Overview:
A computed fold for a 91-nucleotide RNA from Nitrincola alkalilacustris, annotated as TPP riboswitch aptamer (THI element). The organism belongs to Nitrincola, within Bacteria. Its mean pLDDT, the model's own confidence on a scale to 100, is 76. Its Rfam family is "TPP riboswitch aptamer (THI element)". Gene Ontology term of the family: thiamine pyrophosphate binding. The sequence was found by an Rfam model in a public genome assembly.

[in-house]
RNA sequence: UCAUUUCGAUCGGGGUGCCCACUGGGCUGAGAUCAUACCCGCUGAACCUGAUCCGGCUAACACCGGCGUAGGGAAUCAAGAUCGCUUCGUA
Numbered sequence: 001u002c003a004u005u006u007c008g009a010u011c012g013g014g015g016u017g018c019c020c021a022c023u024g025g026g027c028u029g030a031g032a033u034c035a036u037a038c039c040c041g042c043u044g045a046a047c048c049u050g051a052u053c054c055g056g057c058u059a060a061c062a063c064c065g066g067c068g069u070a071g072g073g074a075a076u077c078a079a080g081a082u083c084g085c086u087u088c089g090u091a
Stems, first nucleotide, its partner, number of pairs: 001084001003082004008077003011041004016035001017027004047072003053066004
């Protein structure tokens, strides 16, 4: 000094479905509409479009997979750590 990565600060982006006996309960998940939450911010699958999509499973469902080496999609700063490179000094 480059890159990567971690933490922090501030800012920003996003989703909130299915079923039932329906004040509530069950399923999956980080999160199932306000949670002072959770996740994500360009090495971007957080999330959206395609999609009233296709295959499988299920009580049902983006529940699993395909689609997807498709298209979009929101950032800056400071500090630390690690690896590499360069320079200087010593042996």